[in-house]
Molecule: transfer RNA
Organism: Nitzschia sp. NIES-3576
RNA sequence: AAUUCUGUAGCUUAAUGGUUGUAGCAGGGGAUUCAUAAGCCCAAGGUUGUAGGUUCGAAUCCUAUCAGAAUUA
Repeated sequence: AAUUCUGUAGCUUAAUGGUUGUAGCAGGGGAUUCAUAAGCCCAAGGUUGUAGGUUCGAAUCCUAUCAGAAUUA
């Protein structure tokens, strides 16, 4: 320098262009217990890397760009 892949909650991860974007872990609260742990219940937490475009509608399609990884030279 070129090509390819990845980017979604603090971490890991799901989601065919169409309901309020999914679950687990961590963290918070509740109940239980003499108390703690485990297990149970509840709620919260997201500019889907960034900026544009297409579309009635975009995490998803297109373009550019940023970060990381791999391969090639």